Molecule: transfer RNA
Organism: Candidatus Iainarchaeales archaeon
This record gives sequence, structure tokens and C1' cells, in this order.
RNA sequence: GCUCUGGUAGCGAAGUCCGGUUAUCGCAACUGCCUCGUAAGCAGUAGAUCGUGGGUUCGAAUCCCACCCAGAGCU
Repeated sequence: GCUCUGGUAGCGAAGUCCGGUUAUCGCAACUGCCUCGUAAGCAGUAGAUCGUGGGUUCGAAUCCCACCCAGAGCU
């Protein structure tokens, strides 16, 4: 230098192929119930404008372009 894969909440993932209601799940966090107390259990709450910036579109996590980061391969 080229090719491929990935980047979505504190952590781990789904969703992308085929654009469409308020971006989903688990763990963690917080509040309440329960308990002498803790854990477990039960109920609830908050948290991501989807790596960055543009473009297309009525509408983009999803399509297109450039760039950044991580990993693998080739030279």
C1' cells in the first nucleotide's frame, strides 16, 4: 500500500441483506417490596439521535462517498 471483518447504553449482543410507529434483549446501576440484616426473588425507573463528517430520500443504525479506530490476511 491492497483486501476483508468489526465499531450500537457502564459491559456483552440483536437489528443492516429487503430503509418505515417510540432502536430490542441480557448483565450491571438506581428506587420500592420482601428480610433482623445481606444475598436471592418480585415490581418499577433511568441510560445509546447507532465510530466521525458529508450525500441520496418524504424518511437512514440500515443505501452511497471520504476519513478515524481495532482485528485478520496479502504484498